[in-house]
Molecule: small-subunit ribosomal RNA
Organism: uncultured bacterium
């Protein structure tokens, strides 16, 4: 810096990513070289070899012996014997080394390490100086003899040397001592020059000791300590010291963290980071510690000793069972563990080390080589030209694009590797493991040399196919349910490159631990409140000091590393040199402002005294009135009480009501307030007593006495606990009554703890201003309480001012916003407390407090990618306000009951094709299924197809007939030879063939277009610019009026505009004008009496054009507006009535079966053709209609009045036949002319008389008619006969506000036929609307919200199931630690009466001294006992977390339907 909480926003906050690093590991891949690195795990166990020896110039001895001497034999140059002996070898004695070098990090939180100091020390070899090196002695190995043992290894006797051992002398110096004095050395070798030896003093080097500071975590470890702290004396050490012992004193450490527990080698450095920091301590270097585990000392200059000794233990090996041996955390190597880490290599050539006079020997230190991409650096895998843009792959809109100059082809080069030849430096003389290595030259050929990861966003890079919530991916967000740039593959692309990814760990980003550099009103976070010890911080002036501070100088801060410069390997890595740096510590010299310290002074901070008033401040005692309840008595009678409605309950045994009285307890109306007091909790009748604090005023005094405050102490509502009282009202628990699906609740009737008092506990609250205390500073305005001053006033009141409180606004500023704003959440200072994602959890365990309840302190595993704050827009609310609608109400008529029709569900069926499903599916698609339609089923056929285009061949097309078949179809026969022509052929049609293709009412309306429904003809939906806001957004569009309307007016940080509204359009209502046939007929004439004819143009009407209505006029109301109310005129009055017209959007609404269309699927079938059947089924349920149930009716006869339509495959007059449906003949009419066509309700007259009827007509029978190839399944109509249910329809529910409802008929479309449906038309023609409380729907404003898939939302808890981690638990079993006791190895030390003994002394007896043994102190391991801490495990059990679906309720979010929440029971 980015991703991720939201519909969007800002903030808080976590999680995740991009970077760097590694002693790494794993996966895929792998050409070369240089330089580095390589058991991080089992300080697990180790076979084998090597890793520390050397000196003969310390010593005796042995071996061998060039050469040489003598002797013997004899073959005279050979053999044997004896002697000497150069050069040489070495088992032992002796010296030095073995304490270095090399390894490892177990232990160790301080006997360590780092830095800086210090004094009481030692130091072999080395250097310097001085002095010396004299004189004696006795042994022991080797060797030899005997002997034990399997071995390892010994035992006894005897011989012997020394630079081995022990005396004596000497002593410059040394040591002890005040001194006198005492004490203390030595070694020679070899041959002439050295090396040694002894003492002393210095140096150098190395080592030991002490101090200060720094260096992990845990307080759920708070007290630890008896040699402990100090002193004296003694001992002891190289050396200070309780280091050790005795005695004396009672100290010492600790909140600035002792003790205990856990973890850990420390450092230079390394990684990261801008830095400060954080993490780390491989390799290299310094220090420490360790060497199988534990203990111990010896030797030595140095060790308590890696490749030494002794003891104990475990383990391993050998054994003759009696005993022995061993220690790779040296180099290689083996097993084991593990994700994982190399060769049983070469050489001492170099650098160093040991010994030696030296030659030299030894050296797994070291130098090299081998293995490993483990890291890093460098190089290569070729370069140039090359477009038919080859083939091939992939994609494609089928045109092409891309891989791609890439390849091929042609030309060129040879780094590296290969082969051949030469060949260093490393060595200043000899010596080269590396190594025939580096390097150089030559030869041949593009030849031998490229992979890995990624491509949804973060994050550079996209397409196709496969798959279909499967397989899988995933760092976070998240992909995958049939069009996946996210899985898998391919093509293409991006990144890095001999590597690339993954995993692990670490720093960064993370200002998410904040010193630099964060916070705490609401996001996590101010302790409930005060007092106050320690601590931190602290007013003014003067003087001094110099701890902090500042400046200069000195020492140190190892080397390496980092950085800079230069140099050497061809470059780089790497190496070398120099410089800088090492921010630190110490010492020293100076300065004196600030802090500190010391001394002195001051008054403003703080306090004291005095005066004054205010107050529910606290404690105790007393007193009062109102009210409730109970009791007593009276009056009085049937109810009272309670609720949404009731009931439980009380009451005729007299309630409620009312009057009087008595008792008792609790609380204190009005005043009363945004008021007062108190640290907070909290405090309210009145009076008295005691008492705390604050405030004001003016003077005096003290002289910084102050602020904060871990721990501590005190106070601390309510509930609760203990003991004893008290108990009126109220009231957990409990009981009953209701409510309810249930109701362990809400409501009601009762009612016990408790509430009250005293004493003692508890110690928590949403203990809140969700805001710690103190101090200073920073605009104003308006209230109110207490005090003081002033003006004016008789006084009260008022006004001005000041101070201490307490409230409301508000500037600057702050804040994420909300908001805060002198009572700060502003600007600063001081001190304290607290926070670091959500859940688990304020829980577990432990401690502590409590009588208990419980409080306090306070985790982890595990789990999620969020949890959260503020604000915004919506949506929603059993929130509010305003308004509208046949929404309710007021009315009229229906549906729901009956029969039938139609549609749907269900069922059935071979099929009952498909779709539509709350409103907004259900007389819907379908404006009309007998075949067809038709998509369904059965059966029979066909396969380039019923239909389109292209190719080849043939034929005109076409018409007719016979036979088979259910038909499709098949077989056969006959007729027919057309049009154009440049004569080649062509157009159209038919048939055959091959393939491209056709075809699909197959799937997906959740891939789509188009169309449609719905909210809703509701009044809304937006934009530009400006302004406001960090932003989402707001404003405009809100407000006051008004309207049918976001309609208009006014106001207004808005000003304008767009889509909607309205208007424009059609129709209807009035009039005018023009025109006058097929329509009309007033007047005139004729008439067959029919506008029929002449005629007329007036009227009706038709259809063109106009007029008219605009709140225009008047009055009133209103704001001088918009507008509303009333009126006039008018055919019509406030949109005149009706229609068309449907904003932005919502419902993944409906339709792939109107059509179009992507993808998928079928292709001798899911296509096409045909026959028959089905869509018409029928226990049932629902919806929509029709007809009725009758007298406002039915029926018979007679009579009157429409509009709008339709008509040539048609409507059909008329005549005639038939009871009729209809038939026959047939005029007229493509229509203001003819026809359908008599409208019906209605009117008049007659009948019926309340009944299943002269109502109603279902059902059924018979006989007919019409349409049509065909009325069986399955049409309509007629006549006659039959005559079912039905007597006004439960719960519920629908339509309608005027020419409307209701009622009556007519026509049309569809259609061969079929209408109770649909669409239109006219006739007759009502009732009611008080009104907006309620139901439903909608609009605007506002409010709440934990909703945003938006309340059909969200969401809580138990239960059931599965899994996970965890607490408790009778116990069981390990580890660690300290303590008591027992035993007590080795060993040092001490004692010693027993035994033994070469050096010295001796009077020869012995002594001094020593050794052994024995004893004692200490003492490891072991045993035992009771503890403490900690781990594992444990039947059972507790809660917690997660989980697609489950069960029960509905606690929370809206007034969440009882406001919610906190503490307690």
């Nucleotide at each position: 810096g980015a991703g991720u909480u939201u519909g969007a926003u800002c903030c808080u906050g976590g999680c995740u990513c991009a970077g760097g690093a590694u002693g790494a590991a794993c996966g895929c891949u792998g050409g070369c070289g240089g330089c580095g690195u390589g058991c991080u795990u089992a300080a697990c166990a180790c076979a084998u070899g090597c890793a520390a020896g050397u000196c003969g110039a310390a010593c005796g001895a042995a071996c061998a012996g060039a050469c040489u001497c003598g002797g013997u034999g004899c073959u005279u140059g050979c053999a044997c014997c004896g002697g000497g002996a150069a050069a040489g070898u070495u088992a032992g004695u002796g010296g030095c080394a073995g304490a270095c070098g090399g390894g490892u990090g177990a232990g160790u939180a301080a006997u360590a390490c780092a830095u800086g100091g210090g004094a009481a020390u030692c130091u072999a070899c080395c250097u310097u100086a001085c002095a010396g090196u004299a004189u004696g002695g006795g042994a022991c190995a080797a060797c030899u003899a005997u002997u034990g043992g399997a071995a390892a290894c010994g035992a006894u006797g005897g011989c012997u040397a020394a630079u081995a051992c022990c005396g004596u002398a000497u002593a410059u110096u040394g040591c002890c001592g005040a001194g006198a004095g005492g004490u203390g050395a030595a070694a020679g070798a070899u041959u002439u020059a050295u090396c040694g030896c002894u003492g002393u003093a210095a140096g150098a080097u190395g080592a030991g000791c002490c101090c200060a500071u720094g260096c992990a975590g845990g307080a759920u470890u708070a007290g630890c300590u008896u040699g402990u702290u100090g002193g004296u004396a003694g001992g002891g050490u190289a050396a200070a010291a309780g280091c050790c012992u005795a005695c004396c004193a009672a100290g010492g450490c600790u909140a600035c963290g002792a003790u205990c527990c856990u973890u850990a080698g420390c450092u230079g450095g390394u990684c990261u980071g801008a830095g400060a920091g954080g993490a780390u301590g491989a390799a290299c270097a310094g220090c420490c510690a360790c060497a199988c585990u534990g203990g111990a000392a010896c030797u030595g200059a140095g060790a308590c000793a890696c490749g030494g000794u002794c003891c104990a233990g475990a383990c391993u090996u050998c054994u003759a069972c009696g005993g022995a041996a061993g220690g790779c955390a040296g180099c290689a190597g083996u097993g084991g563990g593990g994700a994982a880490u190399u060769u049983u290599g070469g050489a001492c050539a170099a650098u160093g080390g040991g010994c030696g006079a030296a030659a030299g020997c030894c050296u797994g230190a070291u130098c090299c080589a081998g293995c490993a991409a483990c890291g890093u650096c460098g190089c290569g895998u070729g370069g140039g030209u090359g477009a038919u843009g080859a083939a091939g792959g992939u994609c494609u809109u089928u045109g092409g694009a891309u891989c791609g100059u890439a390849a091929a082809a042609c030309c060129c080069u040879u780094u590296c590797a290969a082969c051949g030849a030469g060949g260093a430096a490393g060595a200043u003389a000899a010596u080269g493991a590396c190594g025939g290595u580096a390097c150089u030259c030559g030869u041949a050929u593009a030849a031998g040399a490229a992979g890995c990861c990624c491509c949804g966003g973060c994050u550079a890079a996209c397409u196709u196919u496969g798959u279909g919530c499967c397989a899988g991916c995933a760092g976070c967000c998240g992909c995958g349910g049939u069009a996946a740039u996210a899985c898998a593959a391919a093509g293409g692309g991006g990144g890095c490159u001999a590597g690339c990814g993954u995993u692990a760990c670490u720093c960064g980003g993370a200002a998410u631990u904040a010193u630099u550099g964060g916070g705490c009103g609401u996001a996590a976070a101010g302790c409930a409140u005060g007092c106050g010890c320690a601590g931190g911080c602290g007013g003014u002036c003067u003087u001094g000091u110099a701890a902090g501070u500042c400046a200069g100088g000195a020492g140190u801060g190892a080397a390496a590393g980092c950085c800079u410069u230069g140099g050497g390997c061809u470059u780089a890595a790497c190496c070398c040199a120099a410089g800088a740096a090492u921010u630190g510590c110490u010492c020293u010299u100076g300065a004196a402002a600030c802090u500190a310290c010391a001394a002195g002074a001051c008054u403003u901070g703080a306090g004291u005294a005095c005066u004054g008033g205010a107050g529910a401040g606290g404690a105790u005692a007393g007193c009062g009135g109102a009210a409730u309840u109970a009791c007593u008595a009276g009056u009085g009678u049937a109810g009272a009480g309670g609720u949404g409605a009731a009931a439980u309950u009380c009451g005729u045994a007299g309630a409620u009501a009312u009057u009087a009285g008595u008792a008792g307890g609790a609380a204190u109306a009005c005043c009363g307030a945004a008021g007062g007091c108190g640290a907070a909790a909290g405090c309210a009748g009145c009076u008295a007593u005691c008492u705390g604090g604050a405030c004001a005023g003016a003077u005096a005094c003290u002289g910084a006495c102050g602020c904060u405050g871990u721990g501590g102490c005190a106070u601390g509502a309510a509930a609760g606990c203990g003991u004893g009282g008290g108990g009126a009202g109220c009231a957990a628990a409990c009981a009953g009554g209701a409510u309810u699906a249930g109701a362990u609740a809400c409501c009601c009737u009762g009612g016990u703890a408790g509430u009250c008092c005293a004493c003692g506990c508890c110690c928590u609250a949403a203990a809140c201003g969700a805001u710690g205390a103190g101090a200073a500073c920073u605009a104003g305005c308006c209230g109110u309480u207490g005090g003081g001053g002033g003006u004016a006033u008789u006084g009260a009141a008022a006004c001005c001012u000041u101070u201490a409180g307490u409230g409301g606004c508000g500037c600057a500023g702050c804040u994420a916003a909300c908001g805060c704003g002198a009572u700060a959440a502003g600007u600063u200072c001081u001190c304290c407390g607290c926070c670091u994602g959500g859940g688990g959890a304020g829980u577990a365990c432990g401690g502590u407090c409590g009588c208990a309840a419980g409080g306090u302190u306070a985790a982890a595993a595990c789990u999620c990618a969020a949890a959260g704050g503020a604000a915004u827009u919506g949506a929603c609310g059993g929130g509010g306000g305003c308004c509208c609608g046949c929404a309710c109400a007021a009315g009229c008529g229906g549906u729901g009951g009956a029969g039938c029709a139609c549609g749907u569900g269900g069922u059935u069926u071979a099929a009952u094709u498909c779709g539509a499903u709350g409103c907004a599916a259900c007389g819907c698609g379908a404006a009309g299924a007998a075949c067809c339609u038709u998509a369904c089923c059965u059966g029979c056929c066909c396969u380039u197809g019923a239909c389109a285009u292209c190719c080849u061949c043939g034929g005109a097309a076409c018409c007719g007939g016979u036979c088979a078949g259910a038909g499709a179809u098949g077989a056969c026969c006959g007729g027919g030879u057309g049009c154009c022509u440049u004569c080649g052929g062509g157009a159209g049609c038919c048939g055959a063939g091959a393939g491209a293709c056709a075809g699909g009412u197959g799937c997906u309306g959740c891939a789509u277009g188009g169309c449609u429904g719905u909210c809703g003809u509701c009044a809304g939906c937006u934009c530009g610019u400006g302004u406001c806001g960090u932003g989402a957004g707001a404003u405009g569009u809100u407000g006051g009026g008004u309207u049918a309307a976001g309609u208009c007016c006014c106001g207004u940080a808005a000003c304008g505009a767009g889509c909607g509204c309205a208007a424009c359009c059609c129709u209807u209502g009035u009039c005018c004008u023009c025109a006058g046939u097929u329509a009309c007929c007033a007047g005139c004439g004729g008439u067959u009496c029919g506008g029929c004819c002449g005629g007329g143009a007036a009227c009706u009407c038709u259809g063109g054009g106009g007029a008219g209505a605009c709140u225009g006029c008047c009055g009133g109301u209103g704001a001088c507006a918009a507008a509303c109310c009333g009126g006039a005129g008018g055919a019509a009055g406030g949109u005149g009535g009706g229609g068309a017209u449907g904003g932005c959007g919502u419902c993944a609404a409906g339709u792939c079966a109107u059509c179009a269309u992507g993808c998928c699927c079928c292709u001798u079938a899911c296509a096409u053709c045909c026959u028959g059947g089905g869509c018409u089924a029928c226990a049932c349920a629902c919806g929509u209609a029709c007809u009725a149930c009758a007298a406002u009716g039915c029926u018979a006869c007679g009579g009157a009045c429409a509009a709008a339509g339709a008509g040539c495959a048609g409507c059909a007059a008329g005549u005639u036949c038939g009871c009729g449906a209809g038939g026959a003949c047939a005029a007229g009419c493509a229509a203001a002319u003819c026809u359908c066509a008599u409208a019906a309700a209605c009117c008049g007259u007659g009948g019926c008389u309340c009944a299943g009827u002269u109502c109603a007509g279902a059902u059924c029978g018979u006989a007919g008619g019409c349409u049509g190839c065909a009325a069986c399944u399955c049409g309509c109509c007629u006549a006659c006969g039959u005559g079912a249910a039905g007597g006004a329809g439960g719960a519920a529910u629908c339509g309608c506000u005027a020419g409307u409802a209701a009622u009556c008929g007519c026509a049309g479309g569809u259609c061969a036929g079929c209408a109770u449906a649909c669409u239109g038309c006219g006739g007759u023609g009502a009732a009611u609307a008080c009104g907006u409380u309620c139901c439903c729907g909608g609009g605007c404003c506002u409010u709440g919200u934990a909703c945003a898939c938006a309340c059909c939302g969200c969401c809580c808890g138990u239960c059931a199931c599965a899994c996970c981690a965890u607490g408790g638990a009778a116990g069981u079993u390990g580890g660690c630690c300290a303590c008591g006791c027992c035993c007590g190895a080795a060993g040092c030390c001490g004692u010693u009466a027993c035994u033994c003994c070469a050096a010295c002394c001796c009077u020869c007896g012995g002594g001094a001294g020593g050794a052994g043994g024995a004893c004692g102190u200490c003492g490891a391991a072991g045993g035992u006992g009771g503890g403490g801490c900690u781990g594992a495990u444990g039947a059972c059990u507790g809660g917690g977390g997660u989980g697609a679906a489950g069960u029960c309720g509905u606690a929370a979010c809206a007034a969440g339907g009882u406001a919610g929440c906190c503490g307690u029971a």